The prediction has a mean pLDDT of 84. The RNA shown here (transfer RNA) has 72 nucleotides and comes from a Gemmataceae bacterium. It matches the Rfam family "tRNA". Its family is annotated with triplet codon-amino acid adaptor activity in the Gene Ontology. Taxonomically the source falls in Gemmataceae (Bacteria, Planctomycetota, Planctomycetia, Gemmatales). The RNAcentral record of the sequence draws on ENA and MGnify. RNAcentral records the identical sequence in 2 taxa.
RNA sequence: GCCGGGGUGGAGAAACGGGAUCUCAUCGGCCUCAUAAGCCGAAGAUAGUUGGUUCGACUCCAACCCCCGGUA
Numbered sequence: 001g002c003c004g005g006g007g008u009g010g011a012g013a014a015a016c017g018g019g020a021u022c023u024c025a026u027c028g029g030c031c032u033c034a035u036a037a038g039c040c041g042a043a044g045a046u047a048g049u050u051g052g053u054u055c056g057a058c059u060c061c062a063a064c065c066c067c068c069g070g071u072a
Base pairs, nucleotide, nucleotide: 001071002070003069004068005067006066007065010024011023012022013021018055026042027041028040029039030038048064049063050062051061052060
């Protein structure tokens, strides 16, 4: 240089083009003598960046930035 995969709350992962879900962690409450576990609830991501397509984009397209693998 070229090819492929990936980038989504603090962490790890989902998501037929129709307003983003789950687990863990965090906070509050219940339970307990207390802690843990368990139960209930809450906060937290405009989605790597910038454009484009579309009525509508995490999703499709382009360029670029990072990470992983392959290759002369």